[in-house]
RNA sequence: UUGCUGGCGCAACGCAGCAUUGGCUCUCGAACCAGGUCAGGACCGGAAGGUAGCAGCCUUAAGGGAUGCCCAGUGGGUGCCGUUGCUCACCGGCAAUGC
Numbered sequence: 001u002u003g004c005u006g007g008c009g010c011a012a013c014g015c016a017g018c019a020u021u022g023g024c025u026c027u028c029g030a031a032c033c034a035g036g037u038c039a040g041g042a043c044c045g046g047a048a049g050g051u052a053g054c055a056g057c058c059u060u061a062a063g064g065g066a067u068g069c070c071c072a073g074u075g076g077g078u079g080c081c082g083u084u085g086c087u088c089a090c091c092g093g094c095a096a097u098g099c
Base pairs, nucleotide, nucleotide: 001096002095003094004093005092006091007090009086010085011084012083013082014081015079016078018075019074020073021072022071023070024068025066026065027064028063034059035058036057037056042051043050044049
């Protein structure tokens, strides 16, 4: 000096992790404008019975809370972890050649 190759660096993809959102699980949750059951009372009826239905109770909606990191989405000055590629500016290794 040349060739090959490794590192550093960069990019993409993947993986992990962080933040956030949604879902799933549990729980709370409706005077009336959700549902079911509707005491009492009200109404209809000669009666039998029926009608609507407040409170209460139950189930939940919107929504709130807790939990796990289980599933999914989004994000990037997270990581150097993996793969591939780029780069010859820098640091190495091997080989050849020349001085």